Model confidence (mean pLDDT): 76 of 100. The RNA shown here (Glycine riboswitch aptamer) has 87 nucleotides and comes from Pseudooceanicola endophyticus.
RNA sequence: GCCAUCGGAACGGGAGAACCGGCCCUGCGCCGGUGCCGAAGGAGCAACCGCCCCGGAAACUCUCAGGCAUCAGGACCUUCCGAUUUU
Numbered sequence: 001g002c003c004a005u006c007g008g009a010a011c012g013g014g015a016g017a018a019c020c021g022g023c024c025c026u027g028c029g030c031c032g033g034u035g036c037c038g039a040a041g042g043a044g045c046a047a048c049c050g051c052c053c054c055g056g057a058a059a060c061u062c063u064c065a066g067g068c069a070u071c072a073g074g075a076c077c078u079u080c081c082g083a084u085u086u087u
Stems, first nucleotide, its partner, number of pairs: 001087001004084007012077002018034006024027001035068003041064001042062003048056003
């Protein structure tokens, strides 16, 4: 210095998905019914991988959770910092 992994930072980027009824403090509020979305998390199958007994495994699938104006959240990506590992 590079690859990989983990953690942190940023006025960075970042999708999807509703309607009806009731109440009144008229707030995009609360409650109920049904529906819908997938990119927090969780779970399942599996290509594949490994130290091959057994493990690790998705942006696929399910929707328990979460979400369905804005805000918030948000997998993932970018840049920077730190640590570990390999060379």
Taxonomically the source falls in Pseudooceanicola (Bacteria, Alphaproteobacteria, Rhodobacterales, Paracoccaceae). The model forms 91% of the base pairs in the Rfam consensus.